């Protein structure tokens, strides 16, 4: 902005067109009139109360269901009876002045009706009265009958449609019950027309619905009132049901129509598109005034994550008016828009392997997409194009619509995305990314090899849809009615008395509320469900049937519950005997101690601790006699013994009380249980008031103790602790276990009581109440319970729903206060809790073992010096080993080299390797020249086979592939070590227990160095450690006997196993024996073993060593070596030359030398070893040098030679206690030895200087016998360089009572909030910020509720005014 009523056959007019017909003098026009025909402002009549939207409000009889009326109405529709006569004054319309911008109007005048108004007429209607007969639970109702008052009509038209009374039906509606209907009790009392009654008044009617008067009621723990939230139902989703959410489309009923308040009209409303008033908002306006109501169809804006077209048609169903024709109908059929949702359909089918290209991945072989594609052959469902063309309509009409559908021809064309690939869950791979970037529905993935991020290949899933998000319901038996729990996981009230209430013992008999059964009525349709039918099929719809578990009414059963009422005694209670009790109140008496007062002896300390201290005490304490005060508490007895609901209760007596127990069986007859609210009672501490007040003590003070110590220990102390009176009301008020009955195997204590046998003494047996223990079924996660049940069962009550927040908060109720009871949420977390296993751990327990301490020796930590590490420095001072378990470690040896670090200076297919192509004959050697060398440029020499084409090697160009890397990363790896620990563990099969984790076995009792071994045992057996076998060393034998050896025989030397010759013995090197708790005695359990002893060379694994279980430190190492991945590639590779690893304010580790007299120095060239090396070697003798060395060069590849004098020691002699005849840094000079080359930077020798240092602080190492200490000797690496490192061997001790303690292991056990395993977890308070939550000076805003004030429209009554034709009424 459009759009959502009609009737002219109810009524006057107008208007327009058509004939007729007259008039104005005629064509023309004009005017009168009569018929027709259309249109309608306006009177009138129906309809605007339905249809059509929405859910603001309502927690109600409002909606759902059955049901009442003796308390109702109904227009149109349908049936029956009757009836309709005669008459009347108005008023819109219109005309004309007029008012006002408008919107609407005033005023004269004039006129109809089915508009309106008297009067006759009344079958039956209606009010009053008064009667008769039936009927109802009551007011009361029906039927008949009287006689009195009241009240009616309207036409058009010509046959239908209307009018009027009366009755009766349908339809639709009012009203009233009963049942159902959301959460909160931190809402508990609410209520004055409230409840009820008499009498009005008003409705269609009943009614406090209204009023007057009366009375003082009603409603409520079966939840009143408040709050809040919400339209109710068929049904709709989901679940096995039973629930549980929801009320979208369709149907029912209710409410609302901008907001709030009102009535009018009308059969019907307090009315969506009617009126009147308020207010808010828009919109006109001349400013006085006026309009307007989309939660009707479109459509617009604006909110929002989001929701369509200003379409077509009344053809079809239905509705309104009308007689009809029709006319209206955004109702409603259609059609459009939108994958929103169901449903069908398609995007092609068969054939094809050179397994194509191209793509991904690779172990480089391939493999994968993959018949997939290309290609051949076929087909046409949808779309596209031509032709045909409906149903849907009863006769006419067909918006949809040229639409469904049918036929033809044409081309594989025009038709595939979403999501996932860690596991729940169906589908793996590469590259990128590097705790970034992201992902995530739980767990969780990403920190350099990500199936979990991101791309790709490949792969599963759904499919015109996929995926996300929100909601609901299930899974969830996680509000458990079906269907949970409370001993420890959330959860029994602190305990008893009891009031509603629930449950409730035997028999009988009525009744029938509750059950159980049968018939009726009723539960709309749709919807769901079964069968069937129409669209090609499905979805959709049509039909018929169930179903609808409900309520109501009736018949009928009576067994159980219930009720009535009768008896009954076993439940419970009464009486009667009896004994046992720290059971309760009140009074009263006692002794012990403890302080405190007097007074005596008595003298100097007491007290008190871990150990002092403070206090007490010469003014006489503590101790000690003796007297006396005073308050409290009751030692033994005394006991998992006893009473009591619970709290609890303990000296004796004595007065009051209450309970339980046995025994009898007189009484009484279910009188019982259980117990919301309520009532009582309820340790300690506390509170108020008055006493008391010895000890004891919060608090306090003072000593201690400690880093502090507002504690723990001491000393002292005030409230309290007592006592009366009144308060408080809570505990781990616990068995963490509610009360009451009944049932379910046992055994053993105890307490009080009875019975029975009985040797009458103890005792046996049985039985009732109590109180403990073990145990079997059962139950229970499990631990455990277990006749005093946490078992079977019943009935009652209370309590619980993850964890913090929180037993706070705020409100109420208590309370004198303290607080008590009751008790959320905001937010936050993915736990949090229970039982029980294994293992660490523990300044828990118990046995045990080690040089772990103890005992003892010597040394470090202090001095110079080596050396290695940290630091620092530097061009580098290369790397790397870090408590034990790095630090004289890799490194068994850095001058150059090693060598990885720096600096300079070269090289780039390379210093090495493999593979091509050219070239040269050599490469290598020798030597020049530049240089600091690598290098460069020269020079001399100069190949090997051959079939002559070549071929093989070397070099030396040249191009890519590639070398190369001591580059990262030991937390990506092998492989190798270290360490707990040579400790004595650590496992596995079967088998058993246990829901499981796991346990047993491996633990127990003894013993061992040992999980060694014997016993015993639900274990029985194995395997890897242990031990043995292995090597050496101690004795002994048998073999051999050279280079070893020489007793015996000979020989010969200054001497000598130096020669014959022997292997006896030493020795060497091969096999053997020997030692086994074998024997003896004791101990032990008659084992296993121990003790002790003989015999032996050796005695209880004879001494040493190889040997390291399962397994732990992400322990060490990418610098041995190997290797994944990363990174460099004219450098992070290679090569030289010099430099550095060797630095130096410092620390700290392993060391060698000393500080001396047990010792140093000379000196006798005084003794005595083992083991080892030696050819690029070891090197004798012999000369030279003090020496170191040098010269020589016999011997010797070594049981023959040599390195090689071993030193400690022991003979003599010296020094005399000192910084020394001690010690020997540091220095100067002079030599030497390796080696191309000793500055930086090596070993060594002579002499000369001669430093610190006089035994070493706190702390700390090693060693238990041939060991520690002490002495030297080799030897590896090695040109040269050990105080280190590996071996040898000479000399050669102390000391262990003993396991309390330190540290390290074991093995049982036992707590644990730990499991990264005590280096573990884990509280709190502080800094900072203020997102959420509290608090905050305020501040705003909404709901309620109560007082009072202004008050509109309208209605009702009373009164006054105005109008008033018809009509009534009066003389007025």
């Nucleotide at each position: 902005u459009g759009c959502a009523g009609u009737c002219g056959a109810g009524c006057g007019g107008a208007g327009u067109g058509a004939a007729g017909a007259g008039a104005g003098c005629u064509u023309a026009c004009u005017u009168u009139u009569u018929u027709c025909a259309c249109u309608u402002a306006g009177c009138g009549g129906c309809g605007g109360a339905u249809g059509g939207g929405u859910g603001a409000g309502g927690a109600a009889c409002g909606c759902g269901u059955g049901g009442g009326g003796a308390a109702c109405c109904u227009g149109c529709c349908u049936c029956u009876c009757a009836c309709a006569g005669g008459g009347g004054g108005a008023u819109a319309a219109c005309a004309g002045c007029u008012g006002g911008a408008a919107a609407c109007g005033g005023c004269u005048g004039u006129u109809a009706a089915u508009a309106c108004c008297g009067c006759a007429u009344a079958u039956g209607c209606a009010c009053a009265c008064a009667g008769u007969g039936c009927c109802g639970c009551a007011u009361g109702g029906c039927a008949c009958a009287g006689g009195g008052u009241g009240g009616a009509a309207a036409g058009a038209a010509a046959u239908u449609c209307g009018g009027u009374g009366a009755g009766a039906g349908a339809u639709g509606g009012a009203c009233c019950c009963g049942c159902g209907u959301u959460g909160g009790a931190u809402u508990a009392g609410c209520u004055u027309g409230u409840u009820g009654g008499c009498g009005g008044g008003g409705u269609a009617a009943c009614g406090g619905c209204c009023c007057a008067c009366c009375a003082a009621g009603g409603c409520g723990a079966u939840g009143a009132u408040c709050c809040a939230u919400a339209g109710c139902c068929g049904g709709c989703c989901u679940g096995a049901g039973a629930g549980g959410g929801c009320g979208a489309c369709c149907g029912g009923c209710c409410a609302c129509a901008u907001u709030g308040g009102g009535a009018c009209u009308g059969a019907g409303a307090c009315a969506c598109g009617g009126c009147c008033c308020a207010a808010a908002c828009u919109c006109c306006u001349a400013c006085g005034g006026g309009a307007g109501g989309c939660a009707g169809c479109a459509g617009u804006g604006g909110g929002g994550g989001a929701u369509a077209u200003u379409g077509c048609a009344c053809a079809a169903u239905g509705g309104a008016g009308g007689a009809a024709a029709c006319u209206c109908u955004g109702a409603u059929g259609c059609a459009g828009c939108g994958a929103c949702g169901c449903c069908g359909c398609g995007u092609g089918a068969a054939g094809g392997a050179a397994g194509a290209c191209g793509u991904g991945c690779u172990u480089c072989g391939g493999c994968a997409u993959g018949u997939a594609a290309a290609c051949u052959u076929c087909u046409a469902u949808c779309a596209g194009c031509a032709g045909g063309g409906a149903a849907g309509a009863a006769g006419a009409u067909g918006a949809c619509g040229g639409u469904a559908c049918c036929u033809g021809a044409c081309u594989a064309a025009g038709a595939a995305g979403c999501c996932c690939c860690g596991g729940c869950u169906a589908a793996c791979u590469a590259c990128g990314u590097g705790c970034c970037a992201g992902c995530a529905g739980c767990c969780g993935c990403g920190g350099u090899a990500a199936u979990a991020c991101g791309u790709a290949g490949g792969g599963g899933g759904c499919a015109a849809g996929c995926g996300u998000u929100a909601u609901c319901c299930g899974g969830a038996u996680u509000u458990a009615c079906u269907g949970g729990g409370u001993g420890u996981a959330a959860a029994g009230g602190g305990a008893g008395c009891g009031u509603a209430g629930a449950c409730g013992g035997u028999g009988a008999u009525g009744c029938a509320a509750g059950u159980c059964u049968g018939a009726u009525g009723u539960g709309a349709a749709a919807c769901c469900c079964c069968g069937g039918g129409g669209c090609u099929u499905a979805a959709c719809u049509c039909c018929g049937g169930g179903c609808u578990u409900g309520c109501a009414u009736u018949g009928g059963a009576a067994a159980c519950u219930g009720u009535a009422c009768c008896a009954c005694u076993u439940g419970a209670g009464u009486a009667c005997u009896g004994g046992a009790g720290g059971g309760g109140c009140a009074g009263g008496c006692g002794g012990a101690a403890u302080u405190c007062c007097u007074g005596g002896u008595g003298u100097a300390g007491c007290g008190g601790u871990g150990a002092a201290a403070u206090g007490c005490g010469u003014a006489g304490a503590u101790a000690u006699c003796a007297g006396g005060a005073a308050g409290a508490a009751c030692a033994c007895c005394g006991g998992u013994g006893g009473c009591g609901a619970a709290g609890g209760c303990g000296g004796c007596c004595u007065g009051c009380u209450g309970g339980a127990c046995a025994g009898u069986a007189a009484c009484u007859g279910a009188c019982g249980u259980u117990g919301a609210g309520g009532c009582u009672c309820g340790a300690a501490a506390g509170c108020g008031u008055g006493g008391g007040g010895a000890g004891c003590a919060a608090a306090c003070a003072g000593g201690a103790u400690u880093a502090g110590a507002u504690a723990c220990c001491c000393u002292g102390g005030u409230a309290g602790u007592c006592c009366a009176c009144g308060c408080c009301c809570u505990a781990a008020a616990c068995g963490a276990u509610g009360a009451a009955u009944a049932c379910c195997a046992g055994g053993u204590g105890u307490c009080g009581g009875c019975a029975g046998c009985u040797g009458a003494g103890a005792g046996c047996u049985g039985u009732c109440g109590g109180u403990g223990c073990c145990g079997c079924a059962g139950c229970a996660a499990a631990c455990g319970c277990a006749g005093u049940a946490a078992g079977u069962a019943u009935u009652c009550c209370a309590c619980c729903u993850g964890g913090g927040g929180a037993g706070u908060a705020c409100g109420u109720u208590c309370g004198c206060a303290a607080g008590a009871a009751u008790g959320a949420a905001a937010c936050u977390c993915a736990a949090a809790g229970g039982a029980a296993u294994u293992g660490a751990c523990g300044g828990g327990g118990a046995c045990c073992c080690g040089c772990a301490c103890a005992a003892g020796c010597g040394g470090u930590g202090g001095a110079g010096c080596a050396u290695g590490u940290g630091g620092u420095u530097u061009a580098a001072u290369u790397c790397g080993a870090a408590g034990c378990a790095a630090c004289g470690c890799g490194a068994a040896g850095a001058a150059c080299c090693u060598u990885a670090c720096c600096a300079a200076a070269u090289c780039u297919u390379g210093a090495c390797a493999u593979c091509c192509c050219g070239g040269u004959g050599a490469c290598a050697g020798a030597u020049u020249c530049a240089g600091a060398a690598a290098u460069g440029a020269g020079u001399c020499c100069u190949u090997u086979c051959u079939u002559c084409g070549g071929a093989a090697c070397a070099c030396c160009g040249g191009a890519g592939a590639c070398a190369g890397g001591u580059g990262g990363u030991g937390c990506a790896u092998g492989g190798u070590u270290g360490u707990c620990g040579u400790c004595a563990g650590c496992u596995c099969g079967u088998g058993u227990c246990g829901u499981g984790a796991g346990a047993u076995g491996u633990u127990g009792g003894g013993u061992c160095a040992a999980g060694u071994c014997c016993c015993g045992c639900a274990a029985c057996g194995a395997g890897c450690g242990c031990a043995a076998c292995c090597c050496u060393u101690g004795u002994c034998c048998u073999c051999a006997g050279u280079a070893g050896c020489c007793a015996g025989c000979a020989g010969g030397u200054a001497a000598a196993g130096c020669c014959g010759g022997g292997c006896a013995c030493u020795c060497u090197g091969a096999g053997g024996a020997g030692a086994c708790c074998g024997c003896c005695a004791g101990g032990g359990a008659c084992a296993a073993c121990c003790u002790g002893g003989a015999g032996g060379a050796a005695g209880a694994u004879g001494g040493g060593g190889a040997u390291g279980a399962c397994g732990u430190c992400a322990a060490a190492u990418c610098a041995u070596c190997a290797u994944g991945c990363c990174c460099c590639u004219u450098a992070u590779g290679a090569u030289u030359u010099g430099g550095g690893c060797u630095a130096c304010a410092c620390a700290c580790g392993u060391g060698c030398u000393a500080c001396a007299a047990u010792g140093g120095u000379g000196u006798c060239g005084g003794a005595c070893a083992a083991a080892g090396g030696g050819a690029a070697g070891c090197a004798a003798a012999c000369c030279c040098g003090c020496g170191a060395g040098g010269g020589g060069g016999a011997g010797c590849g070594a049981a023959u030679c040599c390195c090689a004098c071993a030193a400690a020691c022991g003979g003599c002699a010296u020094c005399c206690c000192a910084g020394u005849u001690c010690g020997g840094a540091c220095u100067g000079c002079a030599c030497u030895c390796u080696g191309c080359a000793a500055c930086c930077c090596g070993g060594g020798u002579g002499c000369a200087c001669g430093a610190a240092g006089c035994u070493g602080g706190a702390a700390u190492c090693g060693c238990u016998a041939g060991u520690a200490a002490u002495c030297g000797c080799a030897g590896a690496u090695c040109a040269g360089c050990a105080u280190g490192c590996u071996g040898c061997g000479g000399u050669g001790a102390a000391u262990a009572c003993g396991u309390u303690c330190c540290c390290g292991g074991g093995u049982c056990u036992u707590g644990u909030a730990c499991a990264c395993a005590c280096c573990g977890c884990c509280c709190g308070u502080c800094a900072c910020a203020c997102c959420a939550u509290g608090g905050g000076a305020g501040u705003c805003c909404g709901c309620a509720a109560c007082a009072c004030c202004c008050g509109a429209a309208a209605u009702c009554a009373g009164u006054g005014g105005c109008c008033c034709a018809a009509c009534c009424c009066g003389c007025a």
Predicted 3D model of a 1372-nucleotide RNA (small-subunit ribosomal RNA) from an uncultured bacterium. The RNAcentral record of the sequence draws on ENA and SILVA. Model confidence (mean pLDDT): 82 of 100.